[in-house]
Molecule: glmS glucosamine-6-phosphate activated ribozyme aptamer
Organism: Dehalococcoidia bacterium
RNA sequence: CGACAGGUUGAAGCGCCAGGUCCGCAGGCAUCGCCCCGCGGAUGACGAGGUGGGGGCAGCAUCGAAACAUUCGGCGGGUGGCCCCCCGGCCGCACAGUCGUGAGGUGGCGCACAAACCAGGCAGGGCAACCGCCUGACAAAAGCGCCGCCACGUGCAGGG
Numbered sequence: 001c002g003a004c005a006g007g008u009u010g011a012a013g014c015g016c017c018a019g020g021u022c023c024g025c026a027g028g029c030a031u032c033g034c035c036c037c038g039c040g041g042a043u044g045a046c047g048a049g050g051u052g053g054g055g056g057c058a059g060c061a062u063c064g065a066a067a068c069a070u071u072c073g074g075c076g077g078g079u080g081g082c083c084c085c086c087c088g089g090c091c092g093c094a095c096a097g098u099c100g101u102g103a104g105g106u107g108g109c110g111c112a113c114a115a116a117c118c119a120g121g122c123a124g125g126g127c128a129a130c131c132g133c134c135u136g137a138c139a140a141a142a143g144c145g146c147c148g149c150c151a152c153g154u155g156c157a158g159g160g
Base pairs, nucleotide, nucleotide: 014076015075016074017073019072020043021042022041023040024039025038027036028035029033046064047063048062052086053085054084055083056082057081087100088099089098090097092156093155094154095153104150105149106148107147108146109145110144111143118136119135120134121133122132124131125130
C1' cells in the first nucleotide's frame, strides 16, 4: 500500500465528490498568461416540517430564507406520492370510507416558531482557500385558536 474478515462511531434537507470553482506546493514555455500541468487541500443547500409494520412502483418528494446567483454540476439515500397486505383511531362488532397514535377533509381570519446570509467579537483552527464558536434580526408550510362549508354510511348485536 492492497485484499479479505470483524468491531466501533454514526447522518435522513441527510451523506458523498470523479466535473467546475478556489487555495498551497512543485514543474513547464522563442509565447510568462485570468496560461498549461502534477500532487495535496478547500468548497460543493440555510433552516422549519415530516416515519404505525411489511412489500411493490415511479421519480426535480412539502415549506419558506438567502442570493440574482457555484444554493454550479453530479452520485447515493430519504420520513413525501400511488398501489397491495397487516395493525390501529374515528362506533360494541363487521363491511365501506377516511386518517396514523396529536389517528376526517377543506376555505377564511388570527397567533406563534428558524438557520444561513449579513454585522460585531474570538490570545479559536489553518500558510491559504476556508472552517468553527459567541452575540444580534427576519419566514412559510405543517401546527394552534375562532368561524364557515363538506363527510360522519350500511348491516348486526346490546340497552331503553